This is a predicted structure of a 72-nucleotide RNA (transfer RNA) from a Candidatus Aenigmatarchaeota archaeon. Rfam family: tRNA. The family's RNA type in Rfam is transfer RNA.

RNA sequence: GGGCUCGUGGUCUAACGGUAAGACACUGCCUUCGCAAGGCAGGAACUCCGGGUUCGAAUCCCGGCGAGUCCA
Numbered sequence: 001g002g003g004c005u006c007g008u009g010g011u012c013u014a015a016c017g018g019u020a021a022g023a024c025a026c027u028g029c030c031u032u033c034g035c036a037a038g039g040c041a042g043g044a045a046c047u048c049c050g051g052g053u054u055c056g057a058a059u060c061c062c063g064g065c066g067a068g069u070c071c072a
Stems, first nucleotide, its partner, number of pairs: 001071007010024004018055001026042005048064005
């Protein structure tokens, strides 16, 4: 330098173009003499950035940035 894959809460992962979900973690409550486990409730991502298409974009298209991998 070129090809491919990827970028979504604190972490890991979902999401046929139609209100962004789950687990773990975190906070509160219940349970216990207390802790852990368990149960219930709650907060937290406008989806890497900028454009385009569309009634509507995390999703499709273009450019950029970053990560991984292969080739040179």